Description:
The RNA shown here (c-di-GMP-I riboswitch aptamer) has 75 nucleotides and comes from Methyloglobulus sp. Model confidence (mean pLDDT): 76 of 100. It was read from a public genome assembly, where an Rfam model found it. The source organism's lineage runs through Bacteria, Gammaproteobacteria, Methylococcales, Methylococcaceae and Methyloglobulus. Its Rfam family is "c-di-GMP-I riboswitch aptamer". About the family: GEMM was predicted in a large-scale screen for bacterial structured RNA regulatory elements. Its family is annotated with cyclic-di-GMP binding in the Gene Ontology.
[in-house]
């Protein structure tokens, strides 16, 4: 470089609940947990849902689809 993502092994992320903070709320962010994930990395572009103080506004990428980049083995 190029393939698949079957098995193993390492490492990696962390749902649901608990605390504590930040915020009007969706919801962030740190502990704790340990349901998953091979892109459950990044991106709000389309879709689509949530909040909403209504706005040229805000969340969610672990809802789908798209871009972009990417780890361990294996061929």
């Nucleotide at each position: 470089a190029u393939u698949a993502a079957a098995a193993a092994a390492a490492g990696c992320u962390a749902a649901a609940u608990c605390u504590g903070u930040u915020g009007g709320a969706a919801a962030g962010c740190a502990g704790a947990g340990g349901c998953g994930g091979a892109a459950a990395a990044u991106u709000a572009c389309g879709g689509u849902u949530c909040c909403a103080g209504a706005a040229c506004g805000g969340a969610a990428a672990g809802c789908c689809g798209g871009a972009u980049u990417g780890u361990c083995g294996g061929g």